[in-house]
Context: one part of a larger RNA
């Protein structure tokens, strides 16, 4: 030198833990913002670097409820100095302050900065200052000016609006829309309307009350599961896409306009005709009040056994009572009050009081054991003997505690705020409608449907190609009318387009609580258990980490020794120091030391 054995040493495996994370459950909540967010930025403590709270009233301020002995947050201790049964810290629940940047909004900026103007007050001899309000723009209503042009009108000004703006994990609508890929290659195709992009809204959005489905029987708005069905289909008929009826369920709701057609009010045309019109009859009186068009508003109406208006007929019926329609009288109409009956704020109109109950935001009560002996440092363990359970989920406590602590079953509790509920008040509608039978033919959503002409989107790639949606053109009917039923066409079914609204059943979780787990246990488990979206790189969009464990308790080694210290040896402390703040366990690799064996 080599091996081999023991002892260190170096490292940080491994097991042993967990503050932290993941994944799903249930229940809440479901927005936040010019009354100035979301995020900061600077400041704030007696001494103060980080994090935390807060805001020149700065780890606080003021009320009201919990609570009940100690307090001045954490890392972190130490020293000063208070505060508190006259109830402090502290947990809640309303208030009050809330600098300066941020939509940012007095104007300007290179965010947290810079500089105004007006009103009122401080101050000052005056000036300069200081503080408190206030001052962007955009839209709607309301007024008041007002061009080019006579009437306008565009525009301009005032004033009002707890009207917009800007944030926000996902889910939602809409508006634009790829290529890697497959197709074993690629162009139609497909990936996919995906992923990204903009818009905008809500707690859900969207879709919804048949111009639907079926098929010879009948369903009766949407939606969202399950089956149908990987069926029918489509498809360089490659690869692939890929349905509905119907059947079982979850939920369940219906609503209101336009028009006719009458009344009232504007505008514009027309007008001297009594014969028009003034609610009908009959008698009288009025004298443009007529008529034709267009717009507002009040009734009327809303439907597919077509429905509605206008105009006659019969049935029936709900009280009392004022006032009007040129005038008397009958008859008739509007219009109001009181009693009656129904409905209601979730769509069919929409406010607010005040109450009844839950429940959520602090809490509170809460059963039941000792022993000295054994074992350790320590008792929850052993062993002995009892005890409670509507409680033997679970954490702590010097090892493994039902009876030591916190809890847990089970019970109670809220000044004041919220949320959901019950009634009342309090608002609406009817009450001259309802049923029914004729006449008229007067309405029944227009650049609309439909037709070509190019695309898109339904299972459907242009195909026999309907249905649906767009642009360009062209361009109808009004119920003896229109449209569907997959090219047309005939019959027969079936609905009534071109207005709006509309709860729940469905999705999703930044967010709060609670629960669970054949999740993870520090190279895992979000990146992140530690100062963590730090520290670092990067001009920037942006990337993005390492890093947990002394012990039951700091009892964290007083005092001697060497050494310049760093570190050691001894002494002390602990159960233990080879547990010594380079601290649980302490594997290899890799370095020493001592012994042994070969060389």
């Nucleotide at each position: 030198a080599g091996c081999a054995c023991a002892u260190g040493g170096u490292g940080g495996a491994u097991g042993c833990c967990u503050u932290g994370g993941c994944a799903c459950c249930a229940g809440g909540a479901g927005c936040c913002g010019a009354u100035g967010a979301a995020g900061g930025a600077c400041g704030u403590g007696g001494g103060a670097g980080g994090c935390u709270g807060c805001g020149a009233u700065a780890a606080g301020c003021c009320u009201c409820g919990g609570g009940g002995a100690g307090c001045u947050g954490u890392c972190a201790a130490c020293c000063g100095a208070g505060c508190u049964g006259u109830g402090a810290u502290c947990c809640g629940a309303g208030g009050a302050u809330g600098u300066c940047c941020g939509a940012a909004u007095g104007g300007g900026g290179a965010a947290a900065c810079c500089c105004c103007g007006c009103a009122c007050g401080a101050g000052u001899c005056a000036u300069g200052u200081c503080g408190u309000g206030u001052g962007a723009c955009c839209c709607g209503c309301a007024c008041c000016u007002g061009a080019a042009u006579g009437u306008a009108u565009a525009g301009g000004g005032u004033g009002u609006g707890u009207g917009g703006a800007g944030g926000g994990a996902a889910c939602g609508u809409g508006g634009g829309g790829a290529a890697g890929u497959g197709a074993a290659a690629c162009a139609u195709c497909u990936c996919a309307g995906u992923a990204c992009c903009c818009a905008c809204a809500g707690g859900a959005a969207g879709a919804g009350a048949a111009a639907a489905c079926a098929a010879u029987u009948g369903u009766g708005a949407u939606u969202c599961c399950g089956u149908g069905a990987g069926u029918a289909g489509u498809g360089g008929c490659g690869a692939g896409c890929g349905a509905a009826a119907g059947c079982g369920g979850a939920u369940g709701a219906g609503g209101c306009u336009a028009a006719a057609c009458c009344g009232u009010u504007g505008g514009c045309g027309u007008g001297u005709g009594a014969u028009a019109c003034c609610c009908g009859g009959c008698a009288g009186g009025g004298g443009u009040u007529g008529c034709g068009u267009u717009g507002g508003c009040g009734g009327g109406g809303u439907u597919g056994u077509g429905g509605g208006g206008a105009u006659g007929g019969u049935g029936u019926g709900u009280g009392c009572u004022g006032g009007g329609c040129c005038u008397g009288c009958c008859g008739g109409c509007c219009u109001g009050g009181c009693g009656g009956a129904c409905a209601g704020u979730g769509a069919u109109a929409a406010a607010a009081a005040c109450u009844u109950g839950u429940g959520u935001u602090a809490g509170u009560c809460g059963a039941a054991c000792g022993g000295a002996a054994u074992u350790g440092g320590a008792a929850a363990a052993a062993c002995c003997g009892g005890c409670c359970g509507u409680a033997g989920u679970g954490g702590g406590u010097g090892a493994u505690a039902g009876c030591c602590c916190c809890g847990u079953a089970g019970g109670c509790g809220a000044a004041a705020a919220c949320a959901c509920u019950u009634g009342u008040u309090c608002u609406g509608u009817c009450u001259u409608g309802c049923a029914u039978u004729g006449u008229u033919u007067c309405c029944c959503a227009a650049g609309u449907a439909g037709c070509a002409g190019c695309g898109a989107g339904c299972u459907c790639g242009u195909g026999a190609a309907a249905u649906u949606c767009g642009c360009u053109g062209u361009g109808a009917a009004u119920c003896u009318g229109g449209c569907g039923g997959g090219a047309c066409c005939a019959c027969c079914c079936g609905c009534u387009a071109a207005g709006c609204c509309u709860a729940a059943a469905u999705a999703c979780u930044c967010c709060c609580u609670g629960g669970u787990g054949a999740c993870c246990g520090a190279u895992a488990g979000c990146g992140g258990a530690c100062a963590a979206g730090u520290a670092c790189c990067g001009u920037g969009a942006g990337g993005g980490a390492a890093a947990g464990g002394u012990g039951a308790a700091a009892a964290g080694u007083a005092c001697c020794c060497c050494g310049g210290g760093a570190g050691g040896g001894g002494a002390g402390u602990g159960a233990a120091a080879u547990a010594g703040u380079a601290c649980c366990u302490g594997a290899a690799a890799c370095c020493a030391u001592g012994u042994g064996c070969u060389u």
This is a predicted structure of a 599-nucleotide part of an RNA (large-subunit ribosomal RNA, domain I) from Nakamurella multipartita. It matches the Rfam family "Bacterial large subunit ribosomal RNA". The RNAcentral record of the full RNA draws on ENA. The coordinates come from a structure-prediction model, not an experiment, and the mean pLDDT is 81.